Predicted 3D model of a 72-nucleotide RNA (transfer RNA) from a Candidatus Parcubacteria bacterium. Its mean pLDDT, the model's own confidence on a scale to 100, is 80. The sequence was found in a public genome assembly. It matches the Rfam family "tRNA". The family's RNA type in Rfam is transfer RNA.

[in-house]
RNA sequence: GCCGGAGUAGCUCAGUGGUAGAGCGAAUGCCUGAAGAGCAUUGCGUCGAGUGUCCGAUUCACUCCUCCGGCA
Numbered sequence: 001g002c003c004g005g006a007g008u009a010g011c012u013c014a015g016u017g018g019u020a021g022a023g024c025g026a027a028u029g030c031c032u033g034a035a036g037a038g039c040a041u042u043g044c045g046u047c048g049a050g051u052g053u054c055c056g057a058u059u060c061a062c063u064c065c066u067c068c069g070g071c072a
Base pairs, nucleotide, nucleotide: 001071002070003069004068005067006066007065010024011023012022013021018055025044026042027041028040029039030038048064049063050062051061052060
């Protein structure tokens, strides 16, 4: 330099056009003398950045950034 893959919650990952979810973790409350366990409640997020297409974009197109792999 060329090609491909990945980027979504604190972590690991789903979600492939119609208001963003699971597990673990976290917070608050109940319980307890106190803690742990248990029960209840709360997503805790500008979906890596920008532009475009569309009535509507996490999803499609283009550019860029970061990481991983392959070729040279």